[in-house]
Context: one part of a larger RNA
RNA sequence: CGUGAGGAAUCUUGACGGGGGUUGUCCGUAGUACGAGAGGACCCGGACAAGCGGACCUCUGGUGUCCCAGUUGUGCUGCCAAGCGCAAAGGCUGGGUAGUCAUGUCCGUUCGGGAUAAGCGCUGAACGCAUCUAAGUGCCAAGCCCACCCGAAGAUAAGGAUUCCCUGGAUCGCAAGAUCCCUAAAGGCCCCUGGAAGAUGACCAGGUUGAUAGGCUGGAGGUGGAAGAGGGGUGACCCUUGCAGCUGACCAGUACUAAUCGGCCGUGCGG
Numbered sequence: 001c002g003u004g005a006g007g008a009a010u011c012u013u014g015a016c017g018g019g020g021g022u023u024g025u026c027c028g029u030a031g032u033a034c035g036a037g038a039g040g041a042c043c044c045g046g047a048c049a050a051g052c053g054g055a056c057c058u059c060u061g062g063u064g065u066c067c068c069a070g071u072u073g074u075g076c077u078g079c080c081a082a083g084c085g086c087a088a089a090g091g092c093u094g095g096g097u098a099g100u101c102a103u104g105u106c107c108g109u110u111c112g113g114g115a116u117a118a119g120c121g122c123u124g125a126a127c128g129c130a131u132c133u134a135a136g137u138g139c140c141a142a143g144c145c146c147a148c149c150c151g152a153a154g155a156u157a158a159g160g161a162u163u164c165c166c167u168g169g170a171u172c173g174c175a176a177g178a179u180c181c182c183u184a185a186a187g188g189c190c191c192c193u194g195g196a197a198g199a200u201g202a203c204c205a206g207g208u209u210g211a212u213a214g215g216c217u218g219g220a221g222g223u224g225g226a227a228g229a230g231g232g233g234u235g236a237c238c239c240u241u242g243c244a245g246c247u248g249a250c251c252a253g254u255a256c257u258a259a260u261c262g263g264c265c266g267u268g269c270g271g
Base pairs, nucleotide, nucleotide: 001154006165007164008163009162010161011160012159016151017150018149019148022050023049024048025047026046027045028044034039051109052108053107054106055105056104060102061101062100063099067095068094069093070092071091072087073086074085075084076083077082112146113145114144119139120138121137122136166270168181169180170179171178172177182268187265188264189263190262191207192206193205194204195203212258213257214256215254216253217252218251219250221247222246223245228241229240230239231238232237
């Protein structure tokens, strides 16, 4: 920009395209059929596993750059104590929430239908017989078309459904239309607060009629017993106060802070 007859919001149909499609072992049937024996089934039914794929984070774990603790050296806060900086971009070490990830978890890799291949048939002539084929007709593959998952109306044949919105005036012109005044809907955008969304756009949640983010409060989870004080010990240190103190992303509550105030587009019933 279009979507042949206005604009908008939401939900959709599916032409077409893409994805997926794997394999093994064991058990039952059955030590049956078969076979002198050794051995040992078809068919049918069931279980498990491997590979591959998708999703997810309850569990098991990895990471988790400063969430907690320990600790060496050194510098600093006058000193003690308590802390902080630096140690090649975490000084080192032990753990670790969210997120993310797999080695973890769940699911799929079906059932079924249609048309077929090779193949097996029925009826059946040419060719009095025979013949699956020439007319006609049946069965049959991991393959093909559906079925399952995803995209999809620029599918220009541009689809469908529901709901919402706009019902002014004047002048000129033969008309299409032009100009001016009035009006500015539904809805959308800008802008702002953000996000399991994301390179940017986009998408999604919100913008005071508000829990969108931050803060605060409470909780979960993590760390693992803070500081100060009291007590014990010659001392290193230990005990008590006290599952303490601290705590990023997690879950809630709460307008304290910031989403203020605004602006723009979109028109007036539509060949």
The part of an RNA shown here (large-subunit ribosomal RNA, domain VI) has 271 nucleotides and comes from a Pseudomonadota bacterium. The RNAcentral record of the full RNA draws on ENA. The source organism's lineage runs through Bacteria, Pseudomonadati and Pseudomonadota.